Record summary
RNAcentral holds the full RNA, with entries from SILVA. The part of an RNA shown here (large-subunit ribosomal RNA, domain VI) has 269 nucleotides and comes from a groundwater metagenome. Model confidence (mean pLDDT): 86 of 100.
Context: one part of a larger RNA
RNA sequence: CGCACGAUCAUUGAAGAAAAGAUCUCCCUAGUACGAGAGGACCGGGAGAUACGAACCUCUGGUGUUCCAGUUAUCCUGCCAAGGGUAAUGGCUGGGUAGCCAUGUUCGGAAGGGAUAAGCGCUGAAUGCAUAUAAGCGCGAAGCCUAUUUCAAGAUGAAUGAUCGAUCCCCCGCAAGGGGGUGCAGGCACGUUGUAGACUACGACGUUGAUAGGCUGGGUGUGUAAGAUCCGUAAGGAUUUAAGCUAACCAGUACUAAUCUGCCGAACG
Numbered sequence: 001c002g003c004a005c006g007a008u009c010a011u012u013g014a015a016g017a018a019a020a021g022a023u024c025u026c027c028c029u030a031g032u033a034c035g036a037g038a039g040g041a042c043c044g045g046g047a048g049a050u051a052c053g054a055a056c057c058u059c060u061g062g063u064g065u066u067c068c069a070g071u072u073a074u075c076c077u078g079c080c081a082a083g084g085g086u087a088a089u090g091g092c093u094g095g096g097u098a099g100c101c102a103u104g105u106u107c108g109g110a111a112g113g114g115a116u117a118a119g120c121g122c123u124g125a126a127u128g129c130a131u132a133u134a135a136g137c138g139c140g141a142a143g144c145c146u147a148u149u150u151c152a153a154g155a156u157g158a159a160u161g162a163u164c165g166a167u168c169c170c171c172c173g174c175a176a177g178g179g180g181g182u183g184c185a186g187g188c189a190c191g192u193u194g195u196a197g198a199c200u201a202c203g204a205c206g207u208u209g210a211u212a213g214g215c216u217g218g219g220u221g222u223g224u225a226a227g228a229u230c231c232g233u234a235a236g237g238a239u240u241u242a243a244g245c246u247a248a249c250c251a252g253u254a255c256u257a258a259u260c261u262g263c264c265g266a267a268c269g
Stems, first nucleotide, its partner, number of pairs: 001154001005165007016151004022050007034039001052108005060102004067095005072087006112146003119139004168181005186264004190206005211257003214253005221245002227240005
């Protein structure tokens, strides 16, 4: 810009595009058919496995640059105690929430239909026979068209449904047409932001408010804080104390910040 008024939601999809399509082992049928025996099935049914793929984080684990604890050297807060800084931008070590992840979990390839290939046939003449073919009719593949999953109406063949708003005013003009105004529904900007994200886009919210931060409560993690008291000559231990602290998690709560507002947007055939 188009989809002949302007919008907001929700759909359709044999228009179209993409993905997927794998393989093996064992058991039953059955030691049956077959075969002198050795051996050993088709068809059909069932159970597992490998690789690959998708999603997810309940479990098992990884990470988790500071959530918790321990600890060495040194410096600082006058000292003790308690803390803090630095140690190749995590000093080292033991753990670890959310998120992300696989080695973890769940699921997938299917079944069915249609038309066929090679191939196998039925009926059957030309050619009284024969012949799957000449007329006609079948079977037949991981392949083709469907079927399954995803995208998808710029599918210009521009689809469909629901809902919202409008189909005005003034001036010039006979009219056509031109100029100006109002600014609907809705949208954009702006702000608080997100499991969305390079930017943009997309989603939520903007006081008629839980959108983010804070606070409160909970969870999770760490593992029993500081101070005090007691025991021990002391290192240290015990009690208060399953303590203290606790990121990204879950709720609640307007305390803080989402203020005020601006712009676009119609009357056409």